[in-house]
């Protein structure tokens, strides 16, 4: 420093909240004992219980996993292995071998199709910039009587070899072949593919034979293979059910006179009837004053069904549960016994003051600190302040991620 495990501040007093049990109550409550956040209650990324809703079967499409086996209730998680590539160390024939750490969406691009910036001559059945070899073919120039030799490095050839450029330049060594030269051809290696023998459940691995000379990269690009997945979330969902509106029974909406208005009707034109409105007097079902008389109100009342808002109740917290032996398993986990009972709030409780320590931290001062002075660090006592990380349930449980102060324990 960095990986990984533990732990998440203690102890006291008061004053409070939330919830289960006992008791008492005048039914408002009051006592008395219990319990009362977290490793991540988070983020809502997976996966599952549950609950509703859909649903003969099958199939496409969509979506998601993707090395093996293996835990699991189930996963994108977790063990344990394998294969890559990266680190450190160790050995020896210097090219491997071994340990150990870390990392990896780690089926398929030698089925199709399609994509590729910058740099560079040249980037997918590549290409020739600068050296550098050839210069057989053509060309020039010399020689020769002649076939035909020399010479030049002018067209051209080549891409084995050095630079050069990228992530990546299209096996390696050597011989044969060429003008030179090149898996052109051959042996050897390396790696490929295919087959066969061994091992191993299996990913793999070990070996041998045959092939063709070598096959670029991407599939978190289309695709192709195998496996899976119906949807929505506890605001799921179930129960009671103020009032308002709607239904349906019942009971009452009645009588007179005035005045206004006007659709209709009738008219001897004077008005009447009917119909609305208001006013004023009686009656009235019902109501109101505790009750009966008496008064006041007075057109709607009573009853009754469903569905259902507000609200409440239930779902709700005993569970794939926690701790402790012991037994299987390299482990992940698993099976046997014991034992415990540990929030269940609903706008939302688990909190507030205040004191004592102990950890942390900043400032001062003095020591240690002189040897000629002195100063920073760093130890150590004093004295003052400041003082606890990251953050809180809301249906449950399994992971995954992602904060995270101090102290502590162990590898490196």
């Nucleotide at each position: 420093g960095u990986c990984g495990g533990c732990c998440g501040g203690g102890c006291c007093g008061c004053c409070g909240c939330c919830u289960c049990g006992g008791g008492g109550u005048u039914c408002g409550c009051c006592u008395c004992g219990g319990g009362g956040a977290g490793g991540a209650a988070c983020g809502u990324c997976c996966g599952g219980a549950c609950a509703c809703c859909g649903u003969a079967g099958g199939g496409c499409a969509c979506c998601g996993u993707g090395c093996u086996u293996c835990c699991u209730a189930a996963c994108a998680g977790g063990a344990a292995g394998g294969c890559g590539c990266c680190c450190u160390c160790g050995c020896c024939u210097c090219g491997g071998c071994g340990a150990g750490g870390g990392u990896g969406a780690c089926g398929g691009c030698a089925c199709g199709u399609g994509c590729a910036g910058c740099a560079g001559a040249g980037a997918a059945c590549a290409g020739a910039c600068c050296a550098g070899c050839c210069g057989a073919u053509g060309g020039g120039c010399g020689g020769g009587c002649g076939a035909c030799c020399g010479c030049c490095a002018c067209a051209g050839g080549u891409g084995a070899u050095g630079g050069g450029u990228g992530a990546a330049a299209c096996g390696g060594u050597g011989g044969g072949g060429u003008a030179a030269g090149a898996g052109c051809c051959c042996a050897c290696c390396a790696g490929c593919a295919u087959g066969g023998c061994g091992g191993g459940c299996g990913a793999c691995c070990g070996u041998c034979a045959u092939g063709g000379c070598u096959a670029g990269g991407c599939a978190a690009a289309c695709c192709c293979c195998a496996c899976g997945g119906g949807g929505u979330g506890c605001a799921a969902g179930g129960c009671c059910a103020c009032g308002c509106a709607g239904c349906g029974u019942c009971c009452g909406c009645c009588c007179g006179c005035c005045u206004c208005g006007c659709c209709g009707g009738c008219u001897u034109c004077g008005g009447c009837c009917c119909c609305g409105a208001g006013g004023c007097g009686g009656a009235a079902a019902g109501g109101g004053u505790g009750c009966c008389c008496g008064c006041c109100c007075g057109a709607g009342g009573a009853c009754g069904c469903g569905g259902g808002u507000a609200g409440g109740c239930c779902g709700c917290u005993c569970g794939a549960g926690g701790c402790c032996g012991c037994c299987g398993g390299u482990g992940a986990c698993g099976g046997c016994g014991g034992u415990c009972c540990c929030a269940g709030a609903u706008a939302g409780a688990u909190g507030g003051c205040g004191g004592c320590a102990c950890a942390g931290g900043g400032c001062g001062c003095c020591g240690g600190c002189g040897g000629c002075g002195a100063c920073a660090a760093c130890c150590g006592g004093c004295g003052c302040c400041c003082g606890g990380a990251c953050a809180g349930a809301a249906u449950c449980c399994g992971g995954c991620g992602u904060a995270c102060a101090a102290g502590u324990c162990g590898g490196c």
About this RNA: This is a predicted structure of a 412-nucleotide RNA (Bacterial RNase P class A) from a marine eukaryotic metagenome. Rfam family: Bacterial RNase P class A. About the family: Ribonuclease P (RNase P) is a ubiquitous endoribonuclease, found in archaea, bacteria and eukarya as well as chloroplasts and mitochondria. Its mean pLDDT, the model's own confidence on a scale to 100, is 77. The sequence is in RNAcentral, with records from MGnify. The model forms 90% of the base pairs in the Rfam consensus.